[in-house]
RNA sequence: UUUUCGGAGAGUUUGAUCCUGGCUCAGAGUGAACGCUGGCGGCGUGGAUUAGGCAUGCAAGUCGUGCGAUCUUUUAAAUAGAGAGAUUGAAGCCGUAAGGUGGAUGUCAAUUUAUUUAGUUGAUAGCGGCAAACGGGUGAGUAACACGUGAGUAAUCUACCUUUAAGUUGAGCAUAGUCCGCCGAAAGGCGGAGUAAUACUUGAUGUGUUAAUUUUAGCAUAUGUUAAGAUUGAUAAAGACUGGGACCGUAAGGCCAGUCGCUUAAAGAUGAGCUCGCGUCCUAUCAGCUAGUUGGUGAGGUAAUGGCUCACCAAGGCUUUUGACGGGUAGCCGGCCUGAGAGGGUGUUCGGCCACACUGGGACUGAGACACUGCCCAGACUCCUACGGGAGGCUGCAGUCGAGGAUCUUUAGCAAUGGACGAAAGUCUGACUAUGCGACGCCGCGUGCAGGAUGAAGGUUUUCGGAUUGUAAACUGCUUUCGAUCGGGAAGAAAAUCUCGUUUCUUAAUAAGGAGCGGGACUGCCGGUACCGAGAGAAGAAGUCACGGCCAACUCCGUGCCAGCAGCCGCGGUAAUACGGAGGUGGCAAGCGUUACUCGGAUUUAUUGGGUGUAAAGGGCAGGUAGGUGGCUAUGCAAGUUGGAAGUGAAAUCCUGUGGCUUAACCACAGAACGGCUUUCAAAACUGCAUAGCUUGAGGCUAGAAGAGGAAAGCGGAAUUCCCGGUGUAAGGGUGAAAUCUGUAGAUAUCGGGAGGAACACCAGUAGCGAAGGCGGCUUUCUGGUCUAGCACUGACGCUGAACUGCGAAAGCUUGGGGAGCAAACAGGAUUAGAUACCCUGGUAGUCCAAGCCGUAAACGAUGAGCACUAGGUGUUGGGAGUUAAUACUUUCAGUGCCGUAAGAUAACUCGUUAAGUGCUCCACCUGAGGACUACGACCGCAAGGUUAAAACUCAAAGGAAUUGACGGGGGCCCGCACAAGCGGUGGAACAUGUGGUUCAAUUCGAUGCUACGCGAAGAACCUCACCAAGGUUUGACAUACAGGAAGUAGUGAACUGAAAGGGGAACAACCUGUCAAGUCAGGAGCCUGUACAGGUGCUGCAUGGUUGUCGUCAGCUCGUGUCGUGAGAUGUACGGUUAAGUCCGUCAACGAGCGCAACCCCUAUUUUUAGUUGCAACUAAAGAAUAGUCGAAAGAUUAUUUUUUGGGCACUCUAAAGAGACUGCUCGCGCUAAGCGAGAGGAAGGUGGGGAUGACGUCAAAUCCGUAUGGCCUUUAUACCUUGGGCUACACACGUGUUACAAUGCCAACUACAAAGCGUUGCCAACCCGCGAGGGGGAGCUAAUCGCAAAAAAGUUGGCCCAGUUCAGAUUGGAGUCUGCAACCCGACUCCAUGAAGCCGGAAUCGCUAGUAAUGGCGGAUCAGCUACGCCGCCGUGAAUACGUUCCCGGGCCUUGUACACACCGCCCGUCAAGCGAUGGAAGCUGGAAGUACCCGAAGAUUCAUUUUUAUGGGUCGAAGGUAAAUUCGGUGACUGGCGCUAAGUCGUAACAAGGUAGCCGUAUCGGAAGAUGCGGCUGGAUCACCUCCUUU
Repeated sequence: UUUUCGGAGAGUUUGAUCCUGGCUCAGAGUGAACGCUGGCGGCGUGGAUUAGGCAUGCAAGUCGUGCGAUCUUUUAAAUAGAGAGAUUGAAGCCGUAAGGUGGAUGUCAAUUUAUUUAGUUGAUAGCGGCAAACGGGUGAGUAACACGUGAGUAAUCUACCUUUAAGUUGAGCAUAGUCCGCCGAAAGGCGGAGUAAUACUUGAUGUGUUAAUUUUAGCAUAUGUUAAGAUUGAUAAAGACUGGGACCGUAAGGCCAGUCGCUUAAAGAUGAGCUCGCGUCCUAUCAGCUAGUUGGUGAGGUAAUGGCUCACCAAGGCUUUUGACGGGUAGCCGGCCUGAGAGGGUGUUCGGCCACACUGGGACUGAGACACUGCCCAGACUCCUACGGGAGGCUGCAGUCGAGGAUCUUUAGCAAUGGACGAAAGUCUGACUAUGCGACGCCGCGUGCAGGAUGAAGGUUUUCGGAUUGUAAACUGCUUUCGAUCGGGAAGAAAAUCUCGUUUCUUAAUAAGGAGCGGGACUGCCGGUACCGAGAGAAGAAGUCACGGCCAACUCCGUGCCAGCAGCCGCGGUAAUACGGAGGUGGCAAGCGUUACUCGGAUUUAUUGGGUGUAAAGGGCAGGUAGGUGGCUAUGCAAGUUGGAAGUGAAAUCCUGUGGCUUAACCACAGAACGGCUUUCAAAACUGCAUAGCUUGAGGCUAGAAGAGGAAAGCGGAAUUCCCGGUGUAAGGGUGAAAUCUGUAGAUAUCGGGAGGAACACCAGUAGCGAAGGCGGCUUUCUGGUCUAGCACUGACGCUGAACUGCGAAAGCUUGGGGAGCAAACAGGAUUAGAUACCCUGGUAGUCCAAGCCGUAAACGAUGAGCACUAGGUGUUGGGAGUUAAUACUUUCAGUGCCGUAAGAUAACUCGUUAAGUGCUCCACCUGAGGACUACGACCGCAAGGUUAAAACUCAAAGGAAUUGACGGGGGCCCGCACAAGCGGUGGAACAUGUGGUUCAAUUCGAUGCUACGCGAAGAACCUCACCAAGGUUUGACAUACAGGAAGUAGUGAACUGAAAGGGGAACAACCUGUCAAGUCAGGAGCCUGUACAGGUGCUGCAUGGUUGUCGUCAGCUCGUGUCGUGAGAUGUACGGUUAAGUCCGUCAACGAGCGCAACCCCUAUUUUUAGUUGCAACUAAAGAAUAGUCGAAAGAUUAUUUUUUGGGCACUCUAAAGAGACUGCUCGCGCUAAGCGAGAGGAAGGUGGGGAUGACGUCAAAUCCGUAUGGCCUUUAUACCUUGGGCUACACACGUGUUACAAUGCCAACUACAAAGCGUUGCCAACCCGCGAGGGGGAGCUAAUCGCAAAAAAGUUGGCCCAGUUCAGAUUGGAGUCUGCAACCCGACUCCAUGAAGCCGGAAUCGCUAGUAAUGGCGGAUCAGCUACGCCGCCGUGAAUACGUUCCCGGGCCUUGUACACACCGCCCGUCAAGCGAUGGAAGCUGGAAGUACCCGAAGAUUCAUUUUUAUGGGUCGAAGGUAAAUUCGGUGACUGGCGCUAAGUCGUAACAAGGUAGCCGUAUCGGAAGAUGCGGCUGGAUCACCUCCUUU
């Protein structure tokens, strides 16, 4: 400097993980619709459905400078008429008269009418010309040269326009209009008369054109074609207007000139026709299609090629992966939406092309049509009708009806742009320009801005403090866009035309005309619009959706699996951020949300850019066609490929830049781009093609080798069964156990002989062979493939492989054989709740052979074939080479196994030279689960059935691998009063007590397997008390606060009433503080009233705290760091030992640590020290008492013994403090020299000495709201409170836990010993007295080592009882009492007398206990007035038996294994049946559409023939619609019927998941209510144990 501007994810399968895989969301978009809401403007856009039907108006006319007419305006003239008015003024009448009246008559005459002529203005039907084939609409049809793109036309046409060349000359016949007559309702028509032309017909001329013949030249070659000639033939025309000097003419005019036309040609431009290459949806459950079909010759036809049409000839043509034919759907494109792109979707508006115009057919006219607002015919529909007959076609603009979720004004104007006609003015134009309606879209603007804290009020919420709404409001100041009002006010309009002037051309011309320049005039729907200005005033202007996650945004109330929400996951069963409301918040904003659809995300059809061992997916295997693909070398070509150039790729759109509307949207201009196609030039590396070679791929030859490779024939022995005979006798057989069965008619057993069929033990091996299925005795014959070594040869001949062909286990089928064993079905016996099964006894198809079908299997390595490359190690099979004396060893080919973190791959498991690694080639297959290895259709099959193969509907998963648990009628190891060995019980009785049930007014509530049931309750007569009945109170029995009130206030409280509570109130009668002399006064306390509130053993233990039970005093449960794994997780904590123990040791990718274990604590066993009252009493002293002896007459003395008391005393016992002691410390043995174990010594005690306390992480939504606490809810004259009485104590019954017993190891009576631990002042209560006794009296002592309860009992001694319902047992009942208490009726305990039930050791079953234990004996305590205590908690006395051991039952721990379980086996889950709902298949039929075929009829029209002067008539061919017939195909419906799916709690079983209790599954056959069972073959995707082989390690 240039280029590039571009790619995000999330939720949901699980206890968790990774993967596979679907579903869903966030984005953008729309011709949209719906809901709520709605201020303004600009620019766009608006019938997507019924190509359904249409009232009304308009949408194509124009030209008089083509023509004859007709009407009309106006001018002039002529003729005829009328005539306002003027003038003359008669007769008559009136008057005496003057005169008046009257108006005849004549004249003039503005004006006016008609006709004619000559002009002139405007208009009109008709003839004629041009246009009407454009413009506008729609998308029905169409899968096609329709469209797109690029070519061709040497096979063509082209009005108007432009250029060039030449011409424009004679003649003639009609006809419309018009008039007359007629028919008809109308539409319209017929006849006659007559008329014009730029209408029509026909001559002349021929620059030319064209046909034939022909010459030359160029190009070219498939017919050819172009140019220049020659000869012959054929072939045109129309006038109109304007001006004019000379000349001619009576005139018209001729003539000259101009303009416009007309004719013939040539060329251009434009437009069109035809042809071709390429591109262009789905379907093979459409595989064959075709008779003008394919081609040729000839003819016809066309602007033109052509079977376009016809005659004749030939029999072709298209098609299978390059998809014919058929079916379905669809206008195509530029573009638009989306997307990073590649792609995918779409075809509205705008633009290009096509097709269509009520439906179908047909031609005419014309330059152009088979014609949207033309014609003819047929049909349907609508309208008119006089019933005879006619008319019509909004898919033009508006508009209307209908259908629909849904789509606009019956507007204005030709002012602009464009178109038709015209010389022009101009006319026409629903094209168009404008306008209206719709937030339908895009864009822009506004709804105010700044200040403002008492952070107002109100709302919401609250932990009651506050927080939030919130600077938000109020309030103050400022501004005025938009809107409203008033005023001003553009651009769009300059061409054309007209006119004036001027230049120039033509010309005889200064007319006229043409061309140019300049000036002027005229023209605006929108619209008084855009825009600008003025004044006023914050004044008039915000909604909608969401707030569980995805996804930004949270609280309260209501509701209570209801109402409802929901895009997916999912919310809601009383504390819902998910429903409804509110407040708040978030998003977007004149919109917001929903619905529908498209792309994206989705790499989820994968070209970019996926896969196939186990997730969906490798064909059962091979041969091989088409196709695809292919070794080395050289040369050539140039199809692919690469580069350059040219053409094209419409415009708009997109992009970039610039500009214009105030900005933007929008618009304009310019550029870039349009990825493409065609042509051409060049290159030759690669692919391709052609040629020539090569040998390494492939094949071949020679020599060896192994083998259950295949087919056929023959032979063999063992065994089973049967038959015959012998021996022999009562059983055999079978099972978990049995039975059916066989056997005295002689079985089984045994010996001999025979028959027959099937299969081939050992060898035998992850050995061999084969493509796979598969193949196993021996021999022979025939035969296929493979391997090794060597080498003349061929020379890429190779690989793969749709379609096709062949082979293909078992079962099954057909025919004929065969049939020993086995054995579906079947029968019987068992098992069982049942047993259509597993087990047993029998047994038929079948299994075997031959021939033929079938064509499927877990046909598996769940792994397609081929080639190449990429570490190793170790076995084994068959060859080769080397080496060695040999076993052996080394090496190399071809197989066959294992190991392996080499690398690599994989979601992981695993694979790993036999790949699932790295690459290439080809084939097959997959795309969520179910429905469905299904239906229909097609093909195959004798059948069974096979192959191919959907959809509706349902779900948000289904699935793979691995992880942690849990579980297993899996395995291993270990432990425990778990079993076993023992002792004693329970279960039987009576009673006690608790529970269930029942009852009741109430029998309050809770606890319910272990882990509820003598539990809460360590004590229900009242109370307790929660329950029931009755009575009573309502700020309350109790707390706090506020306000008010009363004055004999608080308090005490008589009579009376009542069951009590309560009511009632006589009477008595205060207190504190301040003030103060006192009283009074004020306040407090108290009382009453009212308000807040109290109260609740009311609910929720599934809202909770705390506490507790249980697994379990089991040995476990975790963490940090590190390491391994994608991850969940693993390791540590596994392994070998050991222990009571995750106790300790050793080892190890682990190293450490924590909670548990153990220890530390308490009691107890031994001992020391200290201390010594209330304890103790060896010693000592004193005193008393008793007994005995001695002395004495006696009193008494004395001695001894015993005992009591007191004082010394503290030795002992004891008490209670501190210590010691035990640690595998010592010895021996075993063991790894470890940990530890065994034995022993010493010791009071020995291996944790014995007990206790101590309970890890957690499990059971375990228990408790009725212990207390507590959230929420409920209640408030009641679910609160008080009281009386009742109930919790009921009683046919069932269960649990106990007590007492059944007796002699006992009971009774008498006598007599020895404890510990506790308790006591509302208490324990001594001595003594009374009572048979309970107890009463009594009162000493004791606040306790002092006094008391208090007597211990069993034991011991003596006596009685003598095996009995007893001198056992004591229930029950009667009577009499005692005690407590207000009160023992319901409903207390105790005493005495009497009574004297069941019960004689307990069925099935079941509990406790391993030593000071069980058993047994008593004692104490709590609660408590008393007691239901036989319970509970403690204490001491007496005091055993047994343990071989771990097979089994139960529980637990560790490791491992399987799993479809994770609410975790009380799991999960299959099928029938029954019910409801849904979609779908079949179906007698019924019905509709589509497309053809054959035949009949045959309109218009075209063509042809005949008749005919023409017109015309008739016939033939083709021919739409219609009809008939037989089939086809696609829908709808259908009695009945088949399966399928879905649906909290239906029935029957339990098939699967663990060895799922018979391993499961695949194919097939049979059978059965159902899952299913059984037979045959196969698979491992089977657990466990053992063995073989291989591997790893030592």
The prediction has a mean pLDDT of 82.
A computed fold for a 1594-nucleotide RNA from a Candidatus Omnitrophota bacterium, annotated as small-subunit ribosomal RNA.
The source organism's lineage runs through Bacteria, Pseudomonadati and Candidatus Omnitrophota.